[in-house]
Molecule: transfer RNA
Organism: uncultured beta proteobacterium
RNA sequence: GCCGCUUUAGCUCAGUGGUAGAGCAACCGCCUUGUAAGCGGUAGGUCGUCUGUUCAAUCCAGACAAGCGGCA
Numbered sequence: 001g002c003c004g005c006u007u008u009a010g011c012u013c014a015g016u017g018g019u020a021g022a023g024c025a026a027c028c029g030c031c032u033u034g035u036a037a038g039c040g041g042u043a044g045g046u047c048g049u050c051u052g053u054u055c056a057a058u059c060c061a062g063a064c065a066a067g068c069g070g071c072a
Stems, first nucleotide, its partner, number of pairs: 001071007010024004018055001026042005048064005
């Protein structure tokens, strides 16, 4: 320098056009003499940034940024 992949909750990841979810973690409660475990609930997200396509974008297109990999 060229090519590809990834970017969504504190962490690990789903969701691939129609109001964003799970597990773990956090918080509250139940249970227990108490703790852990278990059970129930609550909160937590400008979906990396910008622009475009569309009635409508996490999802499609382009650019940029960060990370990973390959080739030279």